A computed fold for a 254-nucleotide part of an RNA from a Pseudomonadota bacterium, annotated as large-subunit ribosomal RNA, domain VI. Rfam family: Bacterial large subunit ribosomal RNA.

Context: one part of a larger RNA
């Protein structure tokens, strides 16, 4: 900025267009058919598995410089507690997210026209002939379609429903976010609100916090304690932040 006639939100049809397409190997059919024998089948039906691709984190794991514990060496610190620095200081777990070597699922079934090939009828050329003769058919991982995704700038610019016509539909811009992202774009919320923080609570993680009292010269160890402390995750709560502002079809008068 077009969409030939108001302006918008949702959902579409699908002209076109791109992915996919794969392979092995084993079991029945059968040691059958063929073949002297050795050997050894088509078709047809089942089963598995490689590769590839989606997608998801329920399960196995692997990350988790958020988190809780241990510990080592210096600083701080009167001491203890609690912190800083050393590769996250070094190790042991570990939530969510993310993630494969995990988990599911696809790579299928038809159907049309056809190649090479194989026919049928059948003349030129009373026989034969599949036909660069008229007619008829079969017959591929290929081709069209089938199956997934994109799509009305498909200027032939499609359809269908709702909702507004100014006390205004809707849409930006700003703000709070986001399992979305470089920006931007999408998504969800802006007080008629649960969108982020905060708070409560709870799954969940570590794994039994300080302090105090008993034991014991000590070191440490037992009780208070399945304790503290985290809790990216679930739910609930207006405590703090979502303030503010803009365009908008028309329709009045000259």
């Nucleotide at each position: 900025c077009g969409u030939u006639a108001g302006g918008a939100u949702u959902c579409u049809u699908g002209a076109g267009g791109g992915g996919a397409g794969u392979c092995u190997u084993c079991c029945a059919c059968a040691g059958u058919a063929c073949g002297a024998g050795a050997g050894g089948a088509c078709c047809u039906g089942g089963a598995a598995g490689a590769g590839g691709g989606a997608a998801u984190c329920c399960c196995u794991g692997g990350u988790g410089u958020g988190u809780g514990g241990g510990u080592u060496g210096u600083c701080u610190c009167a001491a203890a507690a609690g912190g800083g620095c050393a590769g996250c200081g070094c190790c042991c777990a570990g939530u969510a997210g993310c993630u494969a070597u995990a988990u599911u699922c696809c790579c299928a079934c038809g159907u049309g026209a056809u190649a090479a090939g194989c026919a049928c009828u059948g003349a030129a050329u009373g026989c034969a002939u599949c036909u660069c003769a008229a007619g008829u058919g079969c017959g591929a991982a290929g081709c069209a379609u089938a199956c997934c995704c994109c799509a009305a700038g498909a200027u032939a610019a499609g359809g269908a429903a709702u909702c507004c016509a100014u006390c205004g539909a809707g849409u930006c811009c700003c703000c709070c976010u986001g399992a979305a992202g470089a920006u931007u774009a999408c998504a969800g919320g802006g007080u008629u609100g649960a969108u982020a923080g905060g708070c409560g609570u709870c799954a969940g993680a570590u794994g039994u916090a300080a302090g105090u009292a008993c034991a014991g010269u000590a070191a440490u160890g037992u009780a208070u304690u399945u304790a503290g402390u985290c809790g990216a995750g679930a739910c609930g709560u207006a405590c703090u932040a979502a303030c503010g502002g803009a365009c908008g079809a028309u329709c009045u008068c000259c």

Model confidence (mean pLDDT): 86 of 100.
The organism belongs to Pseudomonadota, within Bacteria.
RNAcentral holds the full RNA, with entries from ENA.